[in-house]
């Protein structure tokens, strides 16, 4: 420098041809239990990495830019 990929709930993801975001685990509320853990049932939590552009409509197409993760180069 030159390419692939990845960024969505704390955490790990999933979301497929554009139609208004979801699963497990954790917090929490509750049952069970002598109490704990297990178990079992709820509820709550995301302007989908920022920015702009195309659309009636964008997590999803397209640009730029920012973060990781790997190859490839070049320097030393």
């Nucleotide at each position: 420098g030159g390419g692939u990929c990845a960024g969505u709930a704390g955490c790990u993801c999933a979301g497929u041809u554009g139609g208004u975001a979801g699963a497990g685990c954790a917090u929490c509320c509750g049952g069970c239990u002598c109490u704990u853990a297990a178990c079992c049932g709820g509820c709550a939590g995301g302007u989908c990495c920022a920015g702009g552009g195309u659309u009636c409509g964008a997590a999803u197409c397209c640009c730029u830019g920012c973060u990781g993760a790997c190859c490839c180069a070049c320097c030393a």